[in-house]
Molecule: SAM riboswitch aptamer (S box leader)
Organism: Streptomyces clavuligerus
């Protein structure tokens, strides 16, 4: 740092200094909070991004067999199909197991909205407005992992 990529409805709190705010920012709504916010330290827990080990499966890799095609045709090459072996190395995948280390998190979906679109209510209401509801994407935002 106007970068890229993935994730974001699950899950995990005690204790110690502190002492009025907290939920990123504006709003607006709803909440946590002297029964102790925020920060800071201990301890603990989560989860599984990186990381690493094991499983399975596909892929890859060996062979065989068939079966088509070319060729300079006792054969050799391609491509498909099926059976088999290897997991030493390589990639993927799993609501897959594991958790020593880097990170992260541990009130409410990222707490809801906010922009767009789509279907429905309602507004005397077809089309357009408006608003309520749902569904789907944005766009801010955090978190990783890599990148400049």
């Nucleotide at each position: 740092c106007g970068c890229u990529c993935a994730u974001c409805c699950a899950g995990a709190g005690g204790g110690g200094c502190a002492g009025a705010g907290g939920g990123a920012a504006a709003c607006g709504g709803c909440c946590c909070g002297u029964u102790g916010a925020a920060g800071c330290c201990c301890c603990g827990g989560c989860a599984a991004c990186c990381c690493u080990c094991c499983a399975g499966c596909c892929g890859g890799u060996c062979u065989c067999g068939u079966c088509g095609c070319g060729c300079a045709c006792a054969g050799c090459g391609c491509a498909g199909c099926g059976g088999g072996g290897c997991u030493c190395c390589c990639g993927g995948c799993u609501c897959g197991g594991g958790a020593a280390g880097g990170u992260g998190c541990c009130a409410a979906u990222u707490c809801c909205g906010u922009c767009u679109c789509a279907u429905g209510g309602c507004g005397a209401a077809a089309c357009g407005c408006g608003u309520c509801a749902u569904g789907a994407g944005g766009a801010a935002g955090a978190u990783g992992a890599g990148g400049a």